[in-house]
Molecule: Fluoride riboswitch aptamer (crcB RNA motif)
Organism: Actinomycetes bacterium
RNA sequence: UGACGAAACGGCGAUGGAGCUCGUCGAGAACCGCCCUCGUGGCUGAUGGCUCCUGUCCAACC
Repeated sequence: UGACGAAACGGCGAUGGAGCUCGUCGAGAACCGCCCUCGUGGCUGAUGGCUCCUGUCCAACC
C1' cells in the first nucleotide's frame, strides 16, 4: 500500500415519531409502489415485519 474476513459504526427497505426485530448497502451504494387501453386512467398502504403514538380514510354507536 492492496485484497479478503470479522467486529463496530452509518445509511436504506413507496409520506411522520418511538421501541424491538429481519434484510440490505458502504456513498460510484442500498432505496426511490402497483396495474394499465399509457388516457386529465385505475388501486393498496403512514410498518420490511411486530407493538405503540400522530395524521388520514370507512362503518357503527352516543